[in-house]
RNA sequence: AGUUCUAUAGCUCAGUGGUUAGAGCACUUGCCUCGCAAACAAGAGACCUGGGUGCGAUUCCCAGCAGGACAA
Numbered sequence: 001a002g003u004u005c006u007a008u009a010g011c012u013c014a015g016u017g018g019u020u021a022g023a024g025c026a027c028u029u030g031c032c033u034c035g036c037a038a039a040c041a042a043g044a045g046a047c048c049u050g051g052g053u054g055c056g057a058u059u060c061c062c063a064g065c066a067g068g069a070c071a072a
Stems, first nucleotide, its partner, number of pairs: 002070005010025004018055001027043004048064005
């Protein structure tokens, strides 16, 4: 070189061609406390890049980048 899989929040993962993309942990604020932690409430935070199909793409297709596995 080749085959195959994956890419979604700071981390670990869901999810689906259409109404606001969710969860746990983490973070911030409030509440509580003499103070800290825990509990409770609220908040911020994400679809790898480019192109195509389609009325509409995070989802489908193609290419690229990155990572994992197999074989050599």
Transfer RNA from Callorhinchus milii, 72 nucleotides, folded computationally. The RNAcentral record of the sequence draws on Rfam. Rfam family: tRNA. It is annotated as a transfer RNA. The coordinates come from a structure-prediction model, not an experiment, and the mean pLDDT is 81. The organism belongs to Callorhinchus, within Eukaryota.